[in-house]
RNA sequence: AUUGGCACCGCGCGAGAGACCGCCUGAAACAGGCGGCGCCGAAGGCGCAAAUCCGCCCGGAAUCGCUCAGGCAAAAGGAGCGCGGCGCCACG
Numbered sequence: 001a002u003u004g005g006c007a008c009c010g011c012g013c014g015a016g017a018g019a020c021c022g023c024c025u026g027a028a029a030c031a032g033g034c035g036g037c038g039c040c041g042a043a044g045g046c047g048c049a050a051a052u053c054c055g056c057c058c059g060g061a062a063u064c065g066c067u068c069a070g071g072c073a074a075a076a077g078g079a080g081c082g083c084g085g086c087g088c089c090a091c092g
Stems, first nucleotide, its partner, number of pairs: 003090004008085006018037001020036006038072003044068001045066003053060003
């Protein structure tokens, strides 16, 4: 160099669930506020198994679970994936 890991940046792909009901504001809305019932899980958050592995005497996960938050036309957001750039680490 190549390859792998992690972080960041850019581009692309990216699901689910009521355009719900009542009242108020508003010219109106698919908007806002309050109340109500029903849902979703892939921002975030929280929780958990085993281990021959790592650390050390008690711990270690997620796209799993919970649904606090968030979301339930579109837009926005969006875990994750792909490509590119860049830095560090490891192998070499």